[in-house]
Molecule: transfer RNA
Organism: Candidatus Roizmanbacteria bacterium RIFCSPLOWO2_02_FULL_40_13
RNA sequence: GGGCCUGUGGCUCAAUUGGCAGCGCGUCUGGCUGGCAGUCAGAAGGUUACGGGUUCGACUCCCGUCAGGUCCA
Numbered sequence: 001g002g003g004c005c006u007g008u009g010g011c012u013c014a015a016u017u018g019g020c021a022g023c024g025c026g027u028c029u030g031g032c033u034g035g036c037a038g039u040c041a042g043a044a045g046g047u048u049a050c051g052g053g054u055u056c057g058a059c060u061c062c063c064g065u066c067a068g069g070u071c072c073a
Base pairs, nucleotide, nucleotide: 001072002071003070004069005068006067007066010025011024013022019056027043028042029041030040031039032038049065050064051063052062053061
């Protein structure tokens, strides 16, 4: 330098053919318990890496940039 893959809450990851952004863990609040742990209920938390484009509508499609991984040179 070139090819391919990946980038989504604090973390690991989903999201079917373009149509309400979610699960688990964690965090916070409350109940049960003398307390811890455990368990139950509830809540908060997202510029879907960044910038454009297409579309009534984009995590999803197109272009560029950045970061990581991998292969080739």